Context: one part of a larger RNA
RNA sequence: CUGGGCGUAAAGGGCGCGUAGGCGGUUUUGUAAGUUAGGCGUGAAAGCCCCCGGCUUAACCGGGGAAGUGCGUUUAAUACUGCUUGACUUGAGUCUCGGAGGGGGUUGUGGAAUUCCUGGUGUAGAGGUGAAACUCGUAGAUAUCAGGAGGAACACCUGUGGCGAAGGCGGCAACCUGGACGAUGACUGACGCUGAUGCGCGAAAGCGUGGGGAGCAAACAGAAUUAGAUACUCUGGUAGUCCACGCUGUAAACGGUGUUCACUAGGCGUAGCGGGUAUUGACCCCUGCUGUGCCGAAGCUAACGCAUUAAGUGAACCGCCUGGGGACUACGGCCGCAAGGCUAAAACUC
Numbered sequence: 001c002u003g004g005g006c007g008u009a010a011a012g013g014g015c016g017c018g019u020a021g022g023c024g025g026u027u028u029u030g031u032a033a034g035u036u037a038g039g040c041g042u043g044a045a046a047g048c049c050c051c052c053g054g055c056u057u058a059a060c061c062g063g064g065g066a067a068g069u070g071c072g073u074u075u076a077a078u079a080c081u082g083c084u085u086g087a088c089u090u091g092a093g094u095c096u097c098g099g100a101g102g103g104g105g106u107u108g109u110g111g112a113a114u115u116c117c118u119g120g121u122g123u124a125g126a127g128g129u130g131a132a133a134c135u136c137g138u139a140g141a142u143a144u145c146a147g148g149a150g151g152a153a154c155a156c157c158u159g160u161g162g163c164g165a166a167g168g169c170g171g172c173a174a175c176c177u178g179g180a181c182g183a184u185g186a187c188u189g190a191c192g193c194u195g196a197u198g199c200g201c202g203a204a205a206g207c208g209u210g211g212g213g214a215g216c217a218a219a220c221a222g223a224a225u226u227a228g229a230u231a232c233u234c235u236g237g238u239a240g241u242c243c244a245c246g247c248u249g250u251a252a253a254c255g256g257u258g259u260u261c262a263c264u265a266g267g268c269g270u271a272g273c274g275g276g277u278a279u280u281g282a283c284c285c286c287u288g289c290u291g292u293g294c295c296g297a298a299g300c301u302a303a304c305g306c307a308u309u310a311a312g313u314g315a316a317c318c319g320c321c322u323g324g325g326g327a328c329u330a331c332g333g334c335c336g337c338a339a340g341g342c343u344a345a346a347a348c349u350c
Stems, first nucleotide, its partner, number of pairs: 003322004007304002012318001014201004021194003025088003030083002033081002035077008049065006091191001092188004096183003103177007110154001115149007125136002162169002206247006215241002220236004258317006266295011299306002323350003332343004
């Protein structure tokens, strides 16, 4: 070095891009590094193993032989791997046409509702609860009508429907912009897969500076409840929630299931695009690709369940686990304005 594992028992990195590295399609030429075979040299002695011998035997000792996975050198082989040369198109990519989409960013804009302000009508309650009270109201509330202000979110459509790598994304319009998919040919010619370190993205909360602030609402105050009530309920209410720029870098960041490729019964939905049949046309029917669901064969699984979107059968690469607690901790290091994050023990104990 070599084991067994990672949906729920310990264990998939939150997600992507990508460096080194690992791995890599069909075929030709050369080479002979890996690989294979033979020769030679070396592989000290002692020891181990075999044979013979010496002490009465044994231990012990002496002689001879064998072995010595290795290394060096040389000759040869060329299937596979590597390197090299030329070619190929099925992997990968580009071009053309087409439709779908809450994918991202910026600017503008719309209606409903809440709150507030002004005015009208109107009068004694309103609000709230299990019941109340704090609260609001004769300085005219609640209700209702008209006008105005401002902020935030977009009912219905809405769908195990769509898009995105993940986080996530939902009124409408314009502009800028990424990706996927389908169809047909043409082109490039292995340009591929994975990916330690690294770089970027990354909900909510939180932090910094400056705005904004309608509703909601940690903290806080009060009213209740209660034995108490630092809660659940109610009345208020500040950060925050919103915007710009910067930071933070976490989550039950979950499909608790890493990425890629190939193969392995079917049935029923649904979204996008296409082909066929038919039709005036739209459907219906048959069928292809891509996505998204349900049910199930074989197989797998401790079981639950998974089952062409695998947890089946194989291959490549990365990450991770190795009894419970101590411990998503201490110390150290790195990062951060801080909060804290990342990396990560031991004693002790069961």